This is a predicted structure of a 361-nucleotide RNA (Bacterial RNase P class A) from Ostreibacterium oceani. A source record names the gene rnpB. Lineage of the source: Bacteria > Pseudomonadati > Gammaproteobacteria > Ostreibacteriaceae > Ostreibacterium. The RNAcentral record of the sequence draws on ENA and Rfam. The coordinates come from a structure-prediction model, not an experiment, and the mean pLDDT is 76. Rfam family: Bacterial RNase P class A. From the family's description: Ribonuclease P (RNase P) is a ubiquitous endoribonuclease, found in archaea, bacteria and eukarya as well as chloroplasts and mitochondria. Rfam classes the family as a ribozyme.
[in-house]
RNA sequence: UGAGUCGGUCGGAUAGUCGCUGCAAAAGCAGAGGAAAGUCCGGACUCCAUCGGGUAGCGUGCCGGAUAACGUCCGGGCAGCGAGAGCUGACAGCCAGUGCAACAGAGAGCAGACCGCCAUGCCUAUGGCGUGGUAAGGGUGAAAGGGUGCGGUAAGAGCGCACCGCGUCAAUGGCAACAUUUGAUGGCAAGGUAAACCUCACGCGGAGCAAGACCAAAUAGGAAUGCAACAAGCUAGCUUUGCUACGCUUGACGCUGUGACCCACAGUGCAUUCGGGUAGGUCGCUAGAGUGUAUUGGCAACAAUACACCCAGAUAAAUGGCUAUCAACUACAGAAUCCGGCUUAUAGACCGACUCAUUUU
Numbered sequence: 001u002g003a004g005u006c007g008g009u010c011g012g013a014u015a016g017u018c019g020c021u022g023c024a025a026a027a028g029c030a031g032a033g034g035a036a037a038g039u040c041c042g043g044a045c046u047c048c049a050u051c052g053g054g055u056a057g058c059g060u061g062c063c064g065g066a067u068a069a070c071g072u073c074c075g076g077g078c079a080g081c082g083a084g085a086g087c088u089g090a091c092a093g094c095c096a097g098u099g100c101a102a103c104a105g106a107g108a109g110c111a112g113a114c115c116g117c118c119a120u121g122c123c124u125a126u127g128g129c130g131u132g133g134u135a136a137g138g139g140u141g142a143a144a145g146g147g148u149g150c151g152g153u154a155a156g157a158g159c160g161c162a163c164c165g166c167g168u169c170a171a172u173g174g175c176a177a178c179a180u181u182u183g184a185u186g187g188c189a190a191g192g193u194a195a196a197c198c199u200c201a202c203g204c205g206g207a208g209c210a211a212g213a214c215c216a217a218a219u220a221g222g223a224a225u226g227c228a229a230c231a232a233g234c235u236a237g238c239u240u241u242g243c244u245a246c247g248c249u250u251g252a253c254g255c256u257g258u259g260a261c262c263c264a265c266a267g268u269g270c271a272u273u274c275g276g277g278u279a280g281g282u283c284g285c286u287a288g289a290g291u292g293u294a295u296u297g298g299c300a301a302c303a304a305u306a307c308a309c310c311c312a313g314a315u316a317a318a319u320g321g322c323u324a325u326c327a328a329c330u331a332c333a334g335a336a337u338c339c340g341g342c343u344u345a346u347a348g349a350c351c352g353a354c355u356c357a358u359u360u361u
Base pairs, nucleotide, nucleotide: 001357002356003355004354005353006352007351008350009349010348012326013325014324015323016322017321018320020031021030022029023028033332037343038342040341041340042339043338044337045208046207047206048205050264052263053262054261055260057204058203059202060201061200062076063075064074065073066072077091078089079088080087081086092199093198097197098196099193100192114138115137116134117133118132119131120130121129122128123127146164147163148162149161150160151159165188166186167185168184169183170182171180172179173178212283213282214281215280222274223273224272225271226270227269230251231250232249233248234247235245236244237243238242254268255267256266257265290309291308292307293306294305295304296303297302
């Protein structure tokens, strides 16, 4: 100097003037984002008696930490990619079982003999046919039952041996996942695929600020249909070997109970249709798992302590117009209960650390 990797900041500012919203008696103060987007996860908060048990179903899936929690983040391990800084991982289990892998090929899971090699018999005899052995050589294929070498054999083959590879166990290091110029042992068939069905471990109430609470006002305490209304005891009354009360208690049936089904539990009627009134106001509504700075602990995520600060609360939806100066003349783009993440979009400017190449000293 160039190329690249990772992380961070800004993404218009200042002054004046008029206008809008909130707070305030007033003066004044404050007023859209890094993603406000997606609605993909997790919660706070509110309500539903069940935040009880089980089945199905769904979610997560290496190890150790952080966090209110998470499918998020940090650190590490292993695998893959990259020359490297780094990046990615739907990373539990294939000797529990069932599947799938086109075509080619003899044969693709506990498979296999096409060409070949060896032994032997026969014949029309430089060849052909049959029987037996073989899987070292060749072929097909993405992949064909470890590799190299020596011995052995009729010819071969882990058949045997040496080394490598692989499995198991031990030792060492590490909290662990895991690792090893370590040791012992075994000839050592058991491949790939689980974002295939499945198995295992852990976890999982629901609905949502249009949640929900209060005030005021108005109407018709309306009408119809269907299902259920059993037994025992008690009380009262009466027309007293019984009847009445939709009386009380217990049990049963039915129904209801904020994911499905069953059980338990609770409640006591339940479901549907038509019609009428209201749909106004207040709260919820922004002081928070808040922000900033410093110190300490930690590799870090983060935690603790101290000090300081208050940074939108609209409700047919507020932040706009004009002037002047600076400037990069601005991309993606507008809060609606709130917060922690993830994902997606993003013109341009700036900062830091690291990697590689070249040149100079």